[in-house]
Molecule: c-di-GMP-I riboswitch aptamer
Organism: bacterium BMS3Bbin05
RNA sequence: UUCCGACAAGGGUAAACCCUGGGUAACCAGGGGGCACAAAGCCCAGGAUCCUUUUAUAGAAAGGACAGCCGGGUUGCCGAA
Numbered sequence: 001u002u003c004c005g006a007c008a009a010g011g012g013u014a015a016a017c018c019c020u021g022g023g024u025a026a027c028c029a030g031g032g033g034g035c036a037c038a039a040a041g042c043c044c045a046g047g048a049u050c051c052u053u054u055u056a057u058a059g060a061a062a063g064g065a066c067a068g069c070c071g072g073g074u075u076g077c078c079g080a081a
Base pairs, nucleotide, nucleotide: 004079005078012037013036017032018031019030020029021028022027035068041074042073043072044071046070047069049065050064051063052062053061054060
């Protein structure tokens, strides 16, 4: 350095839910709250899933949401086995 990931150390993030606000909605922001996470840091909407419109309740199309579902790129703390 790379791989790897501890009953280690110092830390970090923040699920569901509640309140407030925005949005037709999915969902998003702030506050509270902690399920969990060794990249749950950052970038990417390719797949999956969800919402709206059209259609016939399907298929399909268009627009949107979502990265803590899968995946790709990139950077990083520590150093047991």